Overview
RNAcentral holds the full RNA, with entries from SILVA. The part of an RNA shown here (small-subunit ribosomal RNA, 5' domain) has 477 nucleotides and comes from Larix kaempferi.
[in-house]
Context: one part of a larger RNA
RNA sequence: GGAUGAACACUCAUGGCAUGCUUAACACAUGCAAGUCGGACGGGAAGUGGUGUUUCCAGUGGCGGCUGGGUGAGUAAUGCGUAAGAACCUACCAUUGGGAGGGGAACAACAGCUGCAAAUGGUUGCUAAUACCCCAUAGGCUGAGGAGAAAAUGGGGGAAUCCGCGCAAUGAGGAGCUUGUGUCUGAUUAGUUAGUUGGUGAGGAAAUGGCUUACCAAGGCAACGAUCAGUAGUUGUUUCGAGAGGAUGAUCAACCACAUUGGGACUGAUACAUGGCCCAGAUUCCUACAAGAGGCAGUAGUGGGGAAUUUUUCACAAUGGGUGAAAUCCUGACAAAGCAAUGUCACGUGAAGGCAAAAGGCCCACAAGUCGUGAACUUCUUUUCUUGAAGAAGAAGCAAUGACAAUAUAUAAGGAAUAAGCAUCGGCUAACUCUGUGCCAACAACCGCAGUAAGACAUAGGAUGCAAGCGUUAUCU
Numbered sequence: 001g002g003a004u005g006a007a008c009a010c011u012c013a014u015g016g017c018a019u020g021c022u023u024a025a026c027a028c029a030u031g032c033a034a035g036u037c038g039g040a041c042g043g044g045a046a047g048u049g050g051u052g053u054u055u056c057c058a059g060u061g062g063c064g065g066c067u068g069g070g071u072g073a074g075u076a077a078u079g080c081g082u083a084a085g086a087a088c089c090u091a092c093c094a095u096u097g098g099g100a101g102g103g104g105a106a107c108a109a110c111a112g113c114u115g116c117a118a119a120u121g122g123u124u125g126c127u128a129a130u131a132c133c134c135c136a137u138a139g140g141c142u143g144a145g146g147a148g149a150a151a152a153u154g155g156g157g158g159a160a161u162c163c164g165c166g167c168a169a170u171g172a173g174g175a176g177c178u179u180g181u182g183u184c185u186g187a188u189u190a191g192u193u194a195g196u197u198g199g200u201g202a203g204g205a206a207a208u209g210g211c212u213u214a215c216c217a218a219g220g221c222a223a224c225g226a227u228c229a230g231u232a233g234u235u236g237u238u239u240c241g242a243g244a245g246g247a248u249g250a251u252c253a254a255c256c257a258c259a260u261u262g263g264g265a266c267u268g269a270u271a272c273a274u275g276g277c278c279c280a281g282a283u284u285c286c287u288a289c290a291a292g293a294g295g296c297a298g299u300a301g302u303g304g305g306g307a308a309u310u311u312u313u314c315a316c317a318a319u320g321g322g323u324g325a326a327a328u329c330c331u332g333a334c335a336a337a338g339c340a341a342u343g344u345c346a347c348g349u350g351a352a353g354g355c356a357a358a359a360g361g362c363c364c365a366c367a368a369g370u371c372g373u374g375a376a377c378u379u380c381u382u383u384u385c386u387u388g389a390a391g392a393a394g395a396a397g398c399a400a401u402g403a404c405a406a407u408a409u410a411u412a413a414g415g416a417a418u419a420a421g422c423a424u425c426g427g428c429u430a431a432c433u434c435u436g437u438g439c440c441a442a443c444a445a446c447c448g449c450a451g452u453a454a455g456a457c458a459u460a461g462g463a464u465g466c467a468a469g470c471g472u473u474a475u476c477u
Base pairs, nucleotide, nucleotide: 001477002476003475004474006473007472008471010469014346015345016344017343018342019340020339021305026303027302028301030300031299032298035063036062037061040060041059043057044056045055046054070258071257072256079183080182081181082180083179084178085177089174090173093171094170095169096168097167099165101135102134103133104132110125111124112123113122114121115120141146142145154163155162156161184230185229186228191221192220193219196218197217198216199215200214201213202212203211233255234254235253236252238247239246240245260281261280262279263278264277283294284293285292311337313336319333320331321330322329350380351379352378353377360371361370362369385414386413387412388411390409394404421466422465423464424463425462426447427446432461433460435458436457443448
């Protein structure tokens, strides 16, 4: 000199685009952040004089809550980057080929009785289904003895037909697994390992495998640094540098890990899931002391910590996601607005003319000099500002549908009107004098300065640098 998710002092016109708890993975009041389907099902209710049509709903059932969003605690390799591999699964989606015959028993809801402070139950009876079960039906397997599957005769429609169901194969996209290689510091850590290393049998798994187990062998790793200890999410990147290289890992993107702490499984195509369940710990709330409820590292917001980091806003209009045949519905993802000079870019605070060089300040050798064409004054302009009336694109090929938005933008009127600071001036380093102080008070990155004429302290005048900023501090280069 450059850089920053910066902070602090002083100061502050406007706009565009970005960015905004780096600390306590500390504790959280309140609202919202994952639902949807009546075209799977039986019921209930509203409405109507009644029926039908219609609308709404708790429950059964289906799909989705495994995506999206957050955080970086742990992890030095069950991670990440890169290059390969074989033994493996795949809901939804796409393509292709077959299939969907016959029967059955329940359980919610509901009704009756009933326990409890609450959370939440118990029992008897009834009932439907795309919920559950059985039989039939086949390629194929094994090899002569056998084992052995599936489905919803569904739903809508007047019909054509549309949407679904089951099996097999292929694809796409997505997971799981294995290997080579790279991946911080310490030897004042030198030995380490016992399912440990390998084999055989068995089990298990979607799959390979000590993944598990019985037996057998005694191996495996290590100065090319094992083990142990410390630190740390990794990468694309970002930043400094001519490069080599150093530092870094905010935002954005990819992967991983985690969800109050520890453990466990269930469901499911996929989770060992946490805005699902169970157990234990800590903790908060509630209690009729028997018991019960909670989990912001989602979005706002609160307390706390800290030098330090925003609104308890708006809308599903767009993009994307879930569901549904669809209309819809849901979506704190996302799109927007708000706040902050936090950064960056742009633009302004006027322009031209104007000497008796006015008054005033400072300096002075009292002649002068300087602030200074600076001001005043004259003539203009209107970016910005105020006011008015217009007014989008973003909407996706009939129409309708815009949160942003009384926006952007263009336009008319008004009036120089609303808008400059900060640091420095001994050398490094651009910029000097006066007054005050008197080794005091102070300054200072370094050299140093100040003890009565201080260009170095403190005012003042002047000057220099940068400028809506400027200087200091912190860190990297």

The coordinates come from a structure-prediction model, not an experiment, and the mean pLDDT is 83.